Model confidence (mean pLDDT): 77 of 100. Bacterial RNase P class A from an uncultured Alphaproteobacteria bacterium, 349 nucleotides, folded computationally. The model forms 95% of the base pairs in the Rfam consensus. Its Rfam family is "Bacterial RNase P class A". Its family is annotated with dimeric ribonuclease P complex, tRNA processing and ribonuclease P activity in the Gene Ontology. The family's RNA type in Rfam is ribozyme. It was read from a public genome assembly, where an Rfam model found it.

RNA sequence: GCAGAUGGCUGGGUAAUUGCUUGAUCUUUGGAUCAAGAGGAAAGUCCGGACUCCACAAAAACAAGGUGCUGGGUAAUCCCCAGCGGGGGCAACCCUAGGGAAAGUGCCACAGAAAAUAUACCGCCCGCAAGGGUAAGGGUGAAAUGGUGUGGUAAAAGCGCACCGCACUUUUGGUGACAAAAGUGGCAGGGUAAACCCCACCUGGAGCAAGACCAAAUAGGAAUGGCAUAGGGUCGGUUUUUGGAUCGUCAUUCGGGUAGGUCGCACGAGGUAUUUGGUAACAAAUAUCCUAGAUGAAUAAUUACCCCCAGUAAUGGGACAAAAUCCGGCUUAUAGGCCGUCUGCAUAA
Repeated sequence: GCAGAUGGCUGGGUAAUUGCUUGAUCUUUGGAUCAAGAGGAAAGUCCGGACUCCACAAAAACAAGGUGCUGGGUAAUCCCCAGCGGGGGCAACCCUAGGGAAAGUGCCACAGAAAAUAUACCGCCCGCAAGGGUAAGGGUGAAAUGGUGUGGUAAAAGCGCACCGCACUUUUGGUGACAAAAGUGGCAGGGUAAACCCCACCUGGAGCAAGACCAAAUAGGAAUGGCAUAGGGUCGGUUUUUGGAUCGUCAUUCGGGUAGGUCGCACGAGGUAUUUGGUAACAAAUAUCCUAGAUGAAUAAUUACCCCCAGUAAUGGGACAAAAUCCGGCUUAUAGGCCGUCUGCAUAA
């Protein structure tokens, strides 16, 4: 200098004038002053929770759903950190759909002789021929009796041997997933479980339009059917047992009232800084701060200057995008600018 990998920050600022919303203080009740006012994703609604309500609670079994390598973090997770195995890349790094195929079932199109109850198309060898032997060579395919070499053979083959692969056992290291070494064995033909399935663990439902209060109004409504009526029925997947609550319960249809106001509603699993522990995620301690709360929807408009990018200048451009119960994640979108660490190649001193 070129090409890459990975992590992070920012993505507008100041002043004046006018205007809007919330909170606090004062008030002559007209207002005045001060402070604050849309994001890193507010988006998606894909996860996990906090919180609220429901008379259900404990144990066992089953069903349905979810998760799936190991250890740690967290309120928790399909999240984060650190590792292990497998795959890609020269590398930095990236991906992982990562429990089990020796419990069983299913599937592997087309091509090919044959995709499993394995066969033999071409070829090779023996043979006059009929036929027999073979799976080393060729062909088909994503995949064809594990691979390479060697001996042996009529020609061949784990048929023998060496190494690798695979399975089992032992020892060592590690919390563990696993790794290394040694020994034994010719060795279940492969793949697929994001196919069914098996194994392990987890799970009540609904959701701020949850829900609470005040005010007002109506019809404490009616019909049909099922089960049952206290030794019974109902009680948030089902069944059983134990305990508890309650007095009918389930389904369908018709009809009536309410649409107002207040709260929920912003102090939190909160932010920032420092120190300590830890590889890290993160945790603890100390100090300090309060940063929207609307309810048809405020958080703005104008002017001037500055900032960033392109351009000699004039001038032009400045992304994705807008709170509605809240928080922690993931995913997706993003003009432009800046910073750190690392890898490869080339060159000079």